[in-house]
Molecule: Bacterial RNase P class A
Organism: Actinomycetota bacterium
RNA sequence: UGAGCUCGCCGGACGGCCGCGGCGCAAGCCGAGGAAAGUCCGGACUCCACAGGGCAGGGUGCUGGGUAACUCCCAGGCGGGGCGACCCGAUGGAAAGUGCAACAGAGAGCAGACCGCCGAUGGCCGCAAGGCACAGGCAAGGGUGAAACGGUGGUGUAAGAGACCACCAGCGUCCCGGGCGACCGGGACGGCUCGGUAAACCCCACCCGGAGCAAGGCCGAGCAGGGACAGGGCGGCCCGCCCGCUACGUCCCGGGUAGGCCGCAACGAGCCCGACCGGCAACGGCGGGCCCAGAUAGAUGGCCGUCGCCGGGGUCCGCCCCGGUACAGAAUCCGGCUUACAGGCGGGCUCACAGG
Repeated sequence: UGAGCUCGCCGGACGGCCGCGGCGCAAGCCGAGGAAAGUCCGGACUCCACAGGGCAGGGUGCUGGGUAACUCCCAGGCGGGGCGACCCGAUGGAAAGUGCAACAGAGAGCAGACCGCCGAUGGCCGCAAGGCACAGGCAAGGGUGAAACGGUGGUGUAAGAGACCACCAGCGUCCCGGGCGACCGGGACGGCUCGGUAAACCCCACCCGGAGCAAGGCCGAGCAGGGACAGGGCGGCCCGCCCGCUACGUCCCGGGUAGGCCGCAACGAGCCCGACCGGCAACGGCGGGCCCAGAUAGAUGGCCGUCGCCGGGGUCCGCCCCGGUACAGAAUCCGGCUUACAGGCGGGCUCACAGG
C1' cells in the first nucleotide's frame, strides 16, 4: 500500500418562535429507540387450579461456568470449512428395536455379478499338445451412485479374496499419564472391518399446571329473566352416611354496558461512572452519583437561522451553488434472540507485496 477477519460504538449539534402530554399551588422539571418492531424464547406480576407419584403430551440435548430464568451469554472440547485472522454445527444414543434411501445401477444392508477375470476340478472334443467356455469358481479391474462391506504393498492362487503377512486407518476391551469435565496423548491385546440417517419413530437424561394487564381489584351506569347442581345454612327424625326447604355459592343460556379510578411509572433482576476488588471471560462484588416518557385513539411536533455529514457542479482556491440526511416509533414491566437501517467512528488481528 492492497485484500480481508473480528469486537464495540454513534446514528445529527446549537439557538429562536409557535404547539402537545405528564407532574407541580407556582417557579419549573421530564418527555421514544438501538431496534420502542416481529411477538419467537425466558421471567417478574395477577387470577384460577393443585397431597404425592405415574401415564399421556410438549420442550431442551457435547463439557464447565454465568443468570431471577432461558432455546440466551461466556470459556473450552469435538467435527467441518478457510493459507490465515476466523467462521459454521439441535453436537446424547445407530452392536435395543422399527423404518427410510429419489434417479442411476447387476446389486442399497448380514447386498450383488452388467462388463470383466479364471475355468485348476468336473464335463465335452482331440491319439496328444491343446481346444470349447458347458457346469462352476472369483470379485482384482471397469462402470453406476451422495454412499457399494477398510487402504497400500506382498504372499498365495486356475483366477482371486483379511485367505494369510507387514504397515496404516478405524472399532472394541484393558492399562498408564494429563484435564473439574467434554476430551486428549501413549501402550498392550483382540476379531480382522461391525455403513448412513434420530429438526424419522424410538431409547436415555433433564425441564414443563393453565390463562394473561382486554390479567386482576374498586366505583358508576344499564338489563329480563330462565335452567342445572345440594357444598354451606335451616328444619325433621334418638342419632346419622337419611329426608325436606333454601340460591348464600358455582356453572350454562338469554339480556345489558363499552364510562371512571387503581394496577401504572417506577426505589428496582433500575440507570450512569470507576485508573477499585475477584474472574481468561460472561458476570459478580464494592464505592460514588441519579430518579429517567406514561398517553388511552393515544403527547413526544412544525417553521426559521447557523453549522456538521454525504453526493454532484463551479472556483479568482478564500470559498460558493444545488440535492440528500436512513430504519422506525413506546402502550404492564424486564432479560434475550431475530429482522430493518442513509451515513459515520474507534480498538484488536490476519494474509500478500514493497521499503527500512